Small-subunit ribosomal RNA from an uncultured bacterium, 1364 nucleotides, folded computationally. Its mean pLDDT, the model's own confidence on a scale to 100, is 85.
RNA sequence: AGAGUUUGAUCCUGGCUCAGGACGAACGCUGGCGGCGUGCUUAAUACAUGCAAGUCGAACGAGAAGCAGAUGCUUGCAUCUGUGGAAAGUGGCGAACGGGUGAGUAACGCGUAUGUAACCAACCUCAUGCAGGGGGAUAGCCCAGGGAAACCUGGAUUAAACCCGCAUAAGACCACAGUACCGCAUGAUACAGUGGUAAAAACCCCGGUGGCAUGAGACGGACAUGCGUCUUAUUAGGUAGUUGGUGAGGUAACGGCUCACCAAGCCGACGAUGAGUAGCCGACCUGAGAGGGUGAUCGGCCACAUUGGGACUGAGACACGGCCCAGACUCCUACGGGAGGCAGCAGUAGGGAAUAUUGCGCAAUGGGGGCAACCCUGACGCAGCAACGCCGCGUGAGUGAUUGAAGGUUUUCGGAUCGUAAAGCUCUGUUCUGGGGGAAGAUAAUGACGGUACCCCAGCAGGAAGCUCCGGCUAAAUACGUGCCAGCAGCCGCGGUAAUACGUAUGGAGCAAGCGUUGUCCGGAUUUACUGGGCGUAAAGGGCACGCAGGCGGUGAGAUAAGUCAGGUGUGAAAGUUUUCGGCUCAACCGGAAAAGUGCACUUGAAACUGUCCCACUUGAGUAUCGGAGAGGUAAGCGGAAUUCCUAGUGUAGCGGUGAAAUGCGUAGAGAUUAGGAAGAACACCGGUGGCGAAGGCGGCCUGCUGGGCUUUAACUGACGCUCAUGUGCGAAAGCGUGGGGAGCAAACAGGAUUAGAUACCCUGGUAGUCCACGCCGUAAACGAUAAGUACUAGGUGUUGGGGUAAGUCAGCGCCGCCAGUUAACACAUUAAUUAAUCCGCCUGGGGAGUACGCUUGCAAGAGUGAAACUCAAAGGAAUUGACGGGGGCCCGCACAAGCACCGGAGCAUGUGGUUUAAUUCGAUGCAACGCGAAGAACCUUACCAGGUCUUGACAUCCUCUGACCGUUCUGGAGAUAGAGCUUUCCUUCGGGACAGAGUGACAGGUGGUGCAUGGUUGUCGUCAGCUCGUGUCGUGAGAUGUUGGGUUAAGUCCCACAACGAGCGCAACCCUUGUGUUUAGUUUCUAACGUUCAGUUGAGGACUCUAGACAGACUGCCCGUGAAAGCGGGAGGAAGGUGGGGACGACGUCAAAUCAUCAUGCCCCUUACGACCUGGGCUACACACGUGCUACAAUGGCCUGUACAGAGGGUAGCGAAACAGUGAUGUCGAGCCAAUCUCAAAAAACAGGUCCCAGUUCGGAUUGCAGGCUGCAACUCGCCUGCAUGAAGUUGGAGUUGCUAGUAAUCGCGAAUCAGCAUGUCGCGGUGAAUACGUUCCCGGGCCUUGCACUCACCGCCCGUCA
Repeated sequence: AGAGUUUGAUCCUGGCUCAGGACGAACGCUGGCGGCGUGCUUAAUACAUGCAAGUCGAACGAGAAGCAGAUGCUUGCAUCUGUGGAAAGUGGCGAACGGGUGAGUAACGCGUAUGUAACCAACCUCAUGCAGGGGGAUAGCCCAGGGAAACCUGGAUUAAACCCGCAUAAGACCACAGUACCGCAUGAUACAGUGGUAAAAACCCCGGUGGCAUGAGACGGACAUGCGUCUUAUUAGGUAGUUGGUGAGGUAACGGCUCACCAAGCCGACGAUGAGUAGCCGACCUGAGAGGGUGAUCGGCCACAUUGGGACUGAGACACGGCCCAGACUCCUACGGGAGGCAGCAGUAGGGAAUAUUGCGCAAUGGGGGCAACCCUGACGCAGCAACGCCGCGUGAGUGAUUGAAGGUUUUCGGAUCGUAAAGCUCUGUUCUGGGGGAAGAUAAUGACGGUACCCCAGCAGGAAGCUCCGGCUAAAUACGUGCCAGCAGCCGCGGUAAUACGUAUGGAGCAAGCGUUGUCCGGAUUUACUGGGCGUAAAGGGCACGCAGGCGGUGAGAUAAGUCAGGUGUGAAAGUUUUCGGCUCAACCGGAAAAGUGCACUUGAAACUGUCCCACUUGAGUAUCGGAGAGGUAAGCGGAAUUCCUAGUGUAGCGGUGAAAUGCGUAGAGAUUAGGAAGAACACCGGUGGCGAAGGCGGCCUGCUGGGCUUUAACUGACGCUCAUGUGCGAAAGCGUGGGGAGCAAACAGGAUUAGAUACCCUGGUAGUCCACGCCGUAAACGAUAAGUACUAGGUGUUGGGGUAAGUCAGCGCCGCCAGUUAACACAUUAAUUAAUCCGCCUGGGGAGUACGCUUGCAAGAGUGAAACUCAAAGGAAUUGACGGGGGCCCGCACAAGCACCGGAGCAUGUGGUUUAAUUCGAUGCAACGCGAAGAACCUUACCAGGUCUUGACAUCCUCUGACCGUUCUGGAGAUAGAGCUUUCCUUCGGGACAGAGUGACAGGUGGUGCAUGGUUGUCGUCAGCUCGUGUCGUGAGAUGUUGGGUUAAGUCCCACAACGAGCGCAACCCUUGUGUUUAGUUUCUAACGUUCAGUUGAGGACUCUAGACAGACUGCCCGUGAAAGCGGGAGGAAGGUGGGGACGACGUCAAAUCAUCAUGCCCCUUACGACCUGGGCUACACACGUGCUACAAUGGCCUGUACAGAGGGUAGCGAAACAGUGAUGUCGAGCCAAUCUCAAAAAACAGGUCCCAGUUCGGAUUGCAGGCUGCAACUCGCCUGCAUGAAGUUGGAGUUGCUAGUAAUCGCGAAUCAGCAUGUCGCGGUGAAUACGUUCCCGGGCCUUGCACUCACCGCCCGUCA
């Protein structure tokens, strides 16, 4: 000294929370010793029992027990004398102290400082004076009586330091009149005189101790006064002995203290009165301080003693352990009556989270009595209990690792860690135990503590460590368990299967005989701000003005000394705190000294400032003069346009209204138009960030009355000023009351529309109201969300009103402005939100709530004032980045539009959902799942189901043993497999190895789970043009700039500008393919010329085609136009022209997107099974729904015959020619070919000819029957193909919807992968070959800029109400 928490991030405001200290504490776990302290905070609740105040025989009478003597004798009893002195009594002193408690008390109760000229004072000290002589009663004791008791009554008798007269009076007091002197005043003091009043007690050991009076002192008390002393105004008025006076009474004393009379005062916004709470202080805790909180222990004061009241005694009480009365409660009782008071010390019950022994002693200190001895003392000194607090000590020290032991934990299995820790070895004895000695406290005697402190000797490492925490704040982490469960949590927040936050363990951190938790207080909190905050938008300026009290106040002198400042004096108790010195071994603790106690009072000075008094001044303020502006106010009158209505004319079918309509009006004549009339309200143009007003507000014209402001002049007054709680007035609209008025408009209401609904928006009507007069209301986003007045502090520009010849100036109203400055930022900026001083109002987290209650006000509606419980950890301001908007601008894309062809209807194929099933394995699910994984499920595949089997296993490695295994034949079985027969190894460096079988355990195995633990791979936005960085600059910061702007592009492509300058990933290019040419090469390809043939078959050729290597070519290069440039438009040349066409290539990132079933992999799970093998079945089911396709519905066609033209591929477990057989699928035979050679292989649309003639057909081919073919152990579930027969739906398809911009769509066939077989799918190939694009308003998606936002999980957001 700060930190956490609002946000995606930021700055600010603002609350909540934490780290510190403290405690009379309590609770949880734990607990070795000692010293010093502390210990009912609650029930001022009730108390059993014991003790806590007595003492004096040297005041007095009487005198028990005991002892001694004597007498009587009954020989152990009675009487007497002496001694003795108990208990009780009279008397004296004490009991008013000490001890306890904090109920009451907001008060002269307390604190502090004064006063008493208004007082008292026993015991003590000092001084002075005195004590002469009488009288009387009574307790006790005795007798009698009453009562249960407590106790009481009567009689007789008795003493005193008991009581009462008389004498005496230095001095005291009272009365009278006086002198001197003093005091702020009432008055005080001194002096002398006269008159009056009141005293006394004795005892003794002869030393003394007491008694009376007066004065003084000391100690103590009483009273009065100034100042200070909690909350509440939702308590604003209180008070009749009340305030004062006169007189009297009373008191120690002043006083309405009490009483009689008189007066009507007294207190109060500087908070009376009431209500609530509370003992006050020294001090204690905290804090840098100022403050805030507290009032235990110790000390001072006060109050109280079961509750309330009262007095008595006394020096002192209205009395804790006294009295009386009343109440409640408890106890005793013979029912008549009595007794009691722990807030003394112990102790008990109760209450409570909670607080001790019915201890020892008067040895010390102190107190009471006594001459004293001594007695009493639960004051006190000690001990006991309690870690309740503070302080100190210990629980061992050294050594001990080249076995880092065992064990625990963890692990990447290597190790790491507990850890020199332990063990072991060598020591020590603080504590502890045993034994011995043994204090001070005491100045002669006397020691409870106590055989205590302390000292010496001996002995054993032996008896002595826990608690909390380890996500951040906050020092310290891992494993396992759990699985939004159990739980944690001071705040933020953890926990939903990998939890450093729960529980446990290990390790670690912190403190330590304690450690945590809870509670309370201060701090941090500048979060009530005096020190030291704010109010435009975060909470906060009163709606505005006037103005009393109050606060503040211009210039120059003089006086004063209240404030202020300085010095001195007194006080501010002690203890405590601080500093310092000392004593207990140290410390806590204790003692000495000093400082401090910031205060109060008195006193002496100073005179700057403030105040007060007084004298001046003119600049603040006001008055006056001359002008001039204005929707300033109020009253009366006047005017025109428009609207509506009425009357009349003309005139005919609509009018009106809306996005579109309808309700409504109109043939009974509307609307339109013309003329006349009526009524009410409002005042077009001028008109303007123009004017006026304090604000609300004010708008036709004229007149009357009237307020304020401005300029000029500088004559007058001379600080007369500013602000303003309470108060008073004004105060939009709506609303209320009474009476008018009512054209238009228009809440409510009615109807028509809209809508899912529409108590709305729109339309047709329409009443209060709006208008006037008078009276209420008193509120608004009454806003500049900015109180008023004053002064200072760069400018620029416009406008209104003055005056000036002008420069320029005064007063307003606006704008600009990074002037400076301020501000969290936005912004403000001479009209401040700058800088200063003054005064008023207001704020202190959000919600609850401007609500409730109370009061005031109002006719009412309401208004003003204005909480709490409870609840949350935020609520909020400004700005930033994104995302979003049925906001704006610019641009792009088969996005729309323009076209072509589809889908959606039918049948079939295929996938999915659903359903079914023993199983219909699993995954994919908007675009971006659904002919997807699957480039091909009859068995296998296969992961699913049923049944039958195996358990080191179907597969891998290691170890031991055996030597075969394999193969083949037979038998059982559905097979896996079981049994039997036959047959019999290889290599070798001789160790062994390969292979197979058996055994043992380590292990194998898992298409089991988690794609939300992961890697890898992939989809998508999107081939969209974007995404970022370094340095610099700007901003408190998040961030911005760059990347924006003007052009341009397919493109953040390029150019220009620019606080930016550069760079990276993307774009483009580099790569492949295709289009042209050249060159090289020439077989298996080609064939122009020559020769040859049925045939490029062959000789030959290398020209052409083609093949496949290398090159060339295209770059806006050239020209014209345009432009600053980039570029764009056109043209030439060229095979190709502006990225030529196509492909591969996918930035930062998004979707917890997909995949644990391709693979890999963490963790979890199974282990005679969730592993492995086999047979059969299933993945092929089928009321249904959807996606993707194929075939069609026909004549641009079907069928038949004939004739052409490709490309790209595949092929030896293969492609398979030709020939032959079959209607055909296909079969037989098998030439050739490991392929530019042979083969699949027929290309089909097309073309030519023929036929059909618009029909469910010569369209269409589903379905079904029969007969076959092929593959394959095997076509039943469940393959494909062929022939014959059968001949379904379907006649172009609703809403809706998909693809495509050129060799594209459409259409036609061919090939390949997978594959034994199975293709309408997929991937490729070529043939034929279009239409359309005006354009960017709209739909969808995207990019850039900008704007709004309470969204940031980002509009599939947030959020409000109701219901459950």